[in-house]
Parts: sequence; C1' cells; structure tokens
RNA sequence: UCGCGCUAGGCGGGGAGCUAGCGGUUCCUUGCACCCGCAAUCCGCUCAAGCGGGGCUGAACUCCGUCCCAAGGGGGUACGUUUCUACGGUAGGGCUAUACCACGUAAGCAUUGACGGCCAGGUUCCGCGCGACGGGAGCCUGUGAACCGCGUCAGAUCCGGAAGGAAGCAGCGCUAAGCGGCGUCUCCCGGGUGCCGCGGAGCAGCCUGGCUCGAGCGAACGUGGUCGGCACCGCCAUAGGGCGAACUCUCGACGGUCGGUGCGCGA
Repeated sequence: UCGCGCUAGGCGGGGAGCUAGCGGUUCCUUGCACCCGCAAUCCGCUCAAGCGGGGCUGAACUCCGUCCCAAGGGGGUACGUUUCUACGGUAGGGCUAUACCACGUAAGCAUUGACGGCCAGGUUCCGCGCGACGGGAGCCUGUGAACCGCGUCAGAUCCGGAAGGAAGCAGCGCUAAGCGGCGUCUCCCGGGUGCCGCGGAGCAGCCUGGCUCGAGCGAACGUGGUCGGCACCGCCAUAGGGCGAACUCUCGACGGUCGGUGCGCGA
C1' cells in the first nucleotide's frame, strides 16, 4: 500500500416551546433522511443517551472536530399614510331637549281698530264684617213619676161624744230630670265655606274695561342661527397586542474548507 473480516460510530440536523436543566413526543425550518411500538396536566434522563424490539452500513463521499457561508427561528431597540383593543380628551361631522332670535308657509284675527303704550278693576295675600252650611245651647212644643214630686184627693183609714180635723191610695190635673219634635227665632263654636261687602298689602304674568297710536298680529309647522346636551363617526393623547420594514444581539440547517479517528488476518 492492497484485499478480507470486525468494532467504535452512523442511518438526519437546527430553532421555538416545555423543563431546575437535558433528550423525545408538539410547532416551525432545512431538504429526503431504515422499520415497528410508546409518550402532555406525558415518556425517559441528570451535564445528558429518547425508551423497547428488529434491520442496514461501517473506518471514510459516509464517522468526529475547527473555521467560513447562510435558509430559518428567537430576544431587544426605536419607527410606521398599518391594524385591533382599552381608557381619556375634543363638539369638526352626526343626533338632540328646552328657550330665544330671524325668515318662510298657513287656518284664523284685524280700520266695527291689530301689535305696542298708559290707566283702572279683577285674578294673589292679610284683617274685619255679612251670608250659607255643620255642630251645640236657649226658646217653643209633645211626652214624661206604682211609692220615695206638686195640687185636688172618691172610697177606705185614723183622732174626736159631736162639730170637725189629720194623713193620704187609685183617678184626674200639673211638673223635674230624661226622651223626642220643630226651625220663622236668639246666642256660642267650626272650616278644603262664598260669582258677597269694607279696609290694607301686592301687582311679574294673565283676564276685563277705558284712553291712545294707526297696520299689522298669528297657535302650529319648516329652514337657519345663538346658548346647551350626547362620545355614534372623525381627530388627538396614553397603554397594550397584531402586522410591516429597519438596526442590533443570539442560535443556526444545508453547503464549503482544513484537520482527526481503530482492531484482527492475509499478500
């Protein structure tokens, strides 16, 4: 150096995520790379090998390492004619209550005098009076006492020799309290009382009347405006998320480069 047979190794890797950490299952990427079973509130492991079973390859194109390139992933920073969410602001748009103003439409009113102006009265409040109503009392009237009210008291009773006298039931008459009636009357009290009277206060508006002026007034509706209200749209600010592109940090597949790596036998 060559041949044969073996062995270590290899038969995919990387990022994210998970985890105290590592490998795998998951997602993404690279790009083509043995098969079967298993794994998320999971399966294993402890500086790190997925676990269990089977197969192929095998010391180099293939295994191991350095460096380069770089698909792609992740972190950070500030940014945006980007987007979403939350919260706040703003009355530009939009919507809108009431009041006022202007203009317009119109029923109607108006020279038998509109609007406006002035005056008086009323409407409001207080006091007094009067009336009505209600209640009570009085007055009037009816009734009203077996005895314990009055009068008269038949009969009967009592006293008396008699004349006569006494008390007195029923009846009759009357009356007290009480119970009713009446309201033309008198007095007192009351108040969601009054087309009432008098006096006072107040007097913005409204109503009525008078005077004045001399031609408009006008419920309502429409339009516009003023003073307001509402955050629906827009805009602004803040915070957070997505997306985009940039910078930076980090890991880094594929590929490239330079190195490294056995054992036995035979020639």